[in-house]
Molecule: transfer RNA
Organism: soil metagenome
């Protein structure tokens, strides 16, 4: 150079066209004399960037950035 997977909340991942979701973290209230544990809730993402289909795109499609593996 080429091929091949991947980028989604603070971290791990899920979602294969129709208004983004869990688990853990975080707060916040219950709860205990206090801690943890538990319970109930609340915040937090313009789905790497851009453009293209398409009535609608996280999801198809081209470019480009970044990560990881072959090759050579």
């Nucleotide at each position: 150079g080429c091929c091949c997977g991947g980028g989604u909340g603070g971290c791990u991942c899920a979602g294969u066209g129709g208004u983004a979701g869990a688990g853990c973290g975080a707060c916040u209230u219950c709860u205990u004399g206090g801690u943890a544990a538990g319970a109930a809730g609340u915040a937090g993402g313009u789905c790497g960037c851009g453009a293209g289909u398409c009535c609608g795109a996280u999801u198809c499609u081209c470019g480009c950035c970044c990560c990881g593996g072959g090759c050579u």